Predicted 3D model of a 364-nucleotide RNA (Bacterial RNase P class A). The RNAcentral record of the sequence draws on ENA. The prediction has a mean pLDDT of 78. Rfam family: Bacterial RNase P class A. Rfam describes the family as follows. Ribonuclease P (RNase P) is a ubiquitous endoribonuclease, found in archaea, bacteria and eukarya as well as chloroplasts and mitochondria.

[in-house]
RNA sequence: CGGGCCGGACAGACAGUCGCCGCGUAUCGCGUAAGGCAUACGGGGAGGAAAGUCCGGGCUGCACAGGGCAGGAUGCCGGCUAACGGCCGGGCGCGGCAACGCGACGGAAAGUGGAGCAGAAAGCAAAACCGCCGACGGCGCCCCGCAAAGGGCGCACGGGCAAGGGUGAAAAGGUGCGGUAAGAGCGCACCGUGCACUUGGCAACAAGGCGCAGCAGGCCAAACCCCAUCCGCAGCAAGACCAAACAGAACGCAUUGACGCGGCCCGCCGAGCGUUCGGGUAGGUUGCUGGAGCGUAUCGGCAACGGUGCGCCUAGAGGAAUGACUGUCCGCGACAGAACCCGGCUUACCGUCCGACCCGCGUG
Numbered sequence: 001c002g003g004g005c006c007g008g009a010c011a012g013a014c015a016g017u018c019g020c021c022g023c024g025u026a027u028c029g030c031g032u033a034a035g036g037c038a039u040a041c042g043g044g045g046a047g048g049a050a051a052g053u054c055c056g057g058g059c060u061g062c063a064c065a066g067g068g069c070a071g072g073a074u075g076c077c078g079g080c081u082a083a084c085g086g087c088c089g090g091g092c093g094c095g096g097c098a099a100c101g102c103g104a105c106g107g108a109a110a111g112u113g114g115a116g117c118a119g120a121a122a123g124c125a126a127a128a129c130c131g132c133c134g135a136c137g138g139c140g141c142c143c144c145g146c147a148a149a150g151g152g153c154g155c156a157c158g159g160g161c162a163a164g165g166g167u168g169a170a171a172a173g174g175u176g177c178g179g180u181a182a183g184a185g186c187g188c189a190c191c192g193u194g195c196a197c198u199u200g201g202c203a204a205c206a207a208g209g210c211g212c213a214g215c216a217g218g219c220c221a222a223a224c225c226c227c228a229u230c231c232g233c234a235g236c237a238a239g240a241c242c243a244a245a246c247a248g249a250a251c252g253c254a255u256u257g258a259c260g261c262g263g264c265c266c267g268c269c270g271a272g273c274g275u276u277c278g279g280g281u282a283g284g285u286u287g288c289u290g291g292a293g294c295g296u297a298u299c300g301g302c303a304a305c306g307g308u309g310c311g312c313c314u315a316g317a318g319g320a321a322u323g324a325c326u327g328u329c330c331g332c333g334a335c336a337g338a339a340c341c342c343g344g345c346u347u348a349c350c351g352u353c354c355g356a357c358c359c360g361c362g363u364g
Base pairs, nucleotide, nucleotide: 001360002359003358004357006355007354008353009352010351012329013328014327015326016325017324018323020045021044023042024041025040026039027038029037030036047335051346052345054344055343056342057341058340059235060234061233062232071231072230073229074228075227076090077089078088079087080086091105092103093102094101095100106226107225111224112223113220114219129165130164131161132160133159136158137157138155139154140153141152142151143150173191174190175189176188177187178186192215193213194212195211197208198207199206200205239286240285241284242283248277249276250275251274252273253272260268261267293312294311295310296309297308298307299306300305330333
C1' cells in the first nucleotide's frame, strides 16, 4: 500500500425567529365537587434500533399446603445474571491459508414410524443384474478294467461366492499377506473403530500405550417418542384514589304548611325537603419514570460480569408534543418516531471516524 476479519463511537453542524409538550419559579391573576387554568421567565424534550412483539425479569391484580396430569420451551461443559431460549470462556464438528465465522451439539441397544427415483437388495439380515467358481450333487464324452471302483475333459441344471463392475446421498471398515474351487475378518500384520484402564482437566473432552472385542443393532428425534431441567393465569385498557348527575337505603323534617322567596318577622307559595351511607357511571388524579440508571476512576476476573469512590439527572403525552422558516458551512444526510419500565434476540439502515488482528506485496 492492497485485500480481509472483529469490536466500538457518531447519525448533518452552528446561529436566529415563531410555535408545540412536560418541569421549576413568579404573578399569589382566574376557576372547580375534585383535578386545575392563564401569562412571563429559566431549563429539558426520541433511537441505535424507539421497530418486530420473539424470549426473560421487575411491577400490578387474581389464584395458591404439597404432589401429579395435560401443554409449552430448552438440550456439549463451566461460568455470569434479577432472569433468559441471552452473554462470556472452553470442548467437539464443519468452512476459511489465516484473523475468524457457523452449529437445537441429550438418546436411534425402550418402542412406533419414514426413506421419492434408481437398484438384485435400503436393514435382527437376507438377496444376486453383469460377473467369478466348478469343491459337492447331476448330465455328456474319453481312458483303464470282465464288471465294480477309479481317473481325465467338458456343460453350467442344482449349487457356492460377494472380490470386481453397475445403481444410489448411503450397499456395512482400509491396505497387504495368507487362505480357497472361487471367495469372504475366514486367519494374520499394520492403520482405523468400540469397550475397559492410566494420565491431564471442576467438566465437556483430550492424549497414551498395555489389555479385550474381528468390528458392531447404517440414516432421520426442527417424525412421534424417551430422558433431564424450567414454566401458575392475566396484563398499565394491569391496578389504586377522588368523585358529580340519575336511581337506591337509613334517619329526620313536612298538608298542625317543610323547602323556597338574600339575615329576622309578617305575608306568599303548595309537596316534597334535608342529612348520612354504600357501590361507583360521567369527569378527574395516580400508576409515570431516580432506575437491575448513566459517566468516570480504581480493584478482582482471560472474559461476560462484580465491588468501591466521585460526579450527573437525561421525554413522560393521552387525539397523543419533539415542528416550521431564514442564514452560513460540509459530503448534501440512510433506516426510522417513545406510550409502564428494564435485560436480550431478530430485522431495517446513506455514510464517517477510532482501535485490535490476519493474509499478500514493496521498502528499510